[in-house]
Record summary: A computed fold for a 361-nucleotide RNA from an Acidimicrobiaceae bacterium, annotated as Bacterial RNase P class A. The organism belongs to Acidimicrobiaceae, within Bacteria. It matches the Rfam family "Bacterial RNase P class A". Rfam links the family to the GO terms ribonuclease P activity, dimeric ribonuclease P complex and tRNA processing. It is annotated as a ribozyme. It was read from a public genome assembly, where an Rfam model found it.

RNA sequence: UGAGUCGGCCGGGUGGUCGCGGUGGUCGCCGGCACGUCCGUGCCGGGGGCUGUCGAGGAAGGUCGGGGCUCCAAAGGGCAGGGUGCUGGCUAACGGCCAGUCGGGGUGACCCGCAGGACAGUGCAACAGAAAGCAGACCGCCGAUGGCCCGUCUCGACGGGAUCAGGCAAGGUUGAAACGGUGCGGUAAGAGCGCACCAGCGCCCGGGGUGACCCGGGCGGCUCGGCAAACCCCACCCGGAGCAAGGCCAAGCGUGGGACGGGCGGCCCGUCCGAUGUCCCCAGGUAGGCCGCGUAGAUGGAUGGCCACCCCCCGGCCCCCGGGCCGGGGACAGAACCCCGCCUACAGGCCGGCUCACCGC
Numbered sequence: 001u002g003a004g005u006c007g008g009c010c011g012g013g014u015g016g017u018c019g020c021g022g023u024g025g026u027c028g029c030c031g032g033c034a035c036g037u038c039c040g041u042g043c044c045g046g047g048g049g050c051u052g053u054c055g056a057g058g059a060a061g062g063u064c065g066g067g068g069c070u071c072c073a074a075a076g077g078g079c080a081g082g083g084u085g086c087u088g089g090c091u092a093a094c095g096g097c098c099a100g101u102c103g104g105g106g107u108g109a110c111c112c113g114c115a116g117g118a119c120a121g122u123g124c125a126a127c128a129g130a131a132a133g134c135a136g137a138c139c140g141c142c143g144a145u146g147g148c149c150c151g152u153c154u155c156g157a158c159g160g161g162a163u164c165a166g167g168c169a170a171g172g173u174u175g176a177a178a179c180g181g182u183g184c185g186g187u188a189a190g191a192g193c194g195c196a197c198c199a200g201c202g203c204c205c206g207g208g209g210u211g212a213c214c215c216g217g218g219c220g221g222c223u224c225g226g227c228a229a230a231c232c233c234c235a236c237c238c239g240g241a242g243c244a245a246g247g248c249c250a251a252g253c254g255u256g257g258g259a260c261g262g263g264c265g266g267c268c269c270g271u272c273c274g275a276u277g278u279c280c281c282c283a284g285g286u287a288g289g290c291c292g293c294g295u296a297g298a299u300g301g302a303u304g305g306c307c308a309c310c311c312c313c314c315g316g317c318c319c320c321c322g323g324g325c326c327g328g329g330g331a332c333a334g335a336a337c338c339c340c341g342c343c344u345a346c347a348g349g350c351c352g353g354c355u356c357a358c359c360g361c
Base pairs, nucleotide, nucleotide: 001357002356003355004354005353006352007351008350009349010348012310013309014308015307016306017305018304020055021054022053023052024051025050026049027048029046030045031044032043033042034041035040057332061343062342064341065340066339067338068337069242070241071240072239081238082237083236084235085234086100087099088098089097090096101115102113103112104111105110116233117232121231122230123227124226138172139171140168141167142166145165146164147163148161149160150159151158152157153156180198181197182196183195184194185193199223201220202219203218204217205216206215207214208213246291247290248289249288255283256282257281258280259278260277261273262272263271264270311330312329313328314327315326316325317324318323319322
C1' cells in the first nucleotide's frame, strides 16, 4: 500500500420562525348545580390567550422466545400432547449471553454447526448398480483336486485344452454410501491367510481437566456400516388467556325486589292483582367517567414544516493544483402496559484489535 476478518460507536449540528401533544402557573369565556337575590359567591365540567418546562429508536419494527402484571382454572401424582438436547457458568427466565470441547470450512485472522442415544425395538436407503444389509457374485481370475477331450510314449505316467464340477473376491462397473488402506510374503488363483506400518472399534492402565474431553501405553479379534430435521428411547421443562387483561364509580328508559294500596270474612304468614299512583328505598347490568398508565404517552392517535449557515456524499464548470461556484441528495423507520433477549431493515461515517500478500529500511 492492497485485500480480509472481528469488535465497539454515531446515525446530522447551530440559529430564527410557524405549528403539535403532556404538564405547572396565570387571565378571560361558556355550561350546569347550590346559596341567594337582581347582582354576586362557591363547587364541578368544557374550551381558549400568555408564559415556564418536558416530548421517539438503534432498531420504537417482526410479534419469535422468556418474565413481570391481571383474570380464570388448579390437592398431589400419572397418561396423552408440546418444547429443549455437547460441557461449565451467568440470569427473574429463555430456544438468550459468556467461556470451552468436538466436528466441518478457510493459507490465516476467523467463521459455521437442528452437536443426547443406531448392542431397547420397529423401520428407511430414490436412480444407478451383480449386490444396499446379509451376505452375495454380472464381467472377471483360477481350475491345485475329481471328471471330460486331445497328444506322446517305456502302458503307467507326462504335457496341453478351459470343457463340467468346483475354488476366489485381487481387478472392472454403479452409487452419497459396497464389509479397512499401502507394501512384502504366500497361492492354482486369491484372501488379515501371515507379517510391518497406518486408520478405526472394544476393553484395561497411567496422567491432565469441575466437566464435555484430551495425551500416552498395552491387549484383542482383524473390522457390521449410514439415517433419530423416521417412529421411538432417555433426561429436563411446560395450566389457559391476554391492557379490548382487569378493577372502581355509575346515569336516563326499562327490569327485578321491598314499603304504601286492593282481593282471599278479620289479624299474622302465604299467594294473587296493580293499566295507574309515590320528591320513597334497594339490586344487578348498560351509556358514560376514572384507574391500570410510567420524569414522552394518546385512544383519530403529539414529537413536525420552512429559511439561513455549517457538515458529509454525488455530478458539472472555473481557476490552476489548492480552492471557489452551481445543481442534486442525507437512509431504515416511527412508541401505545412494561422489561430482558433474538431476528430483520438501514444513506453515510468514525475508532480499535488481528491476519495474509507485496514493497522499503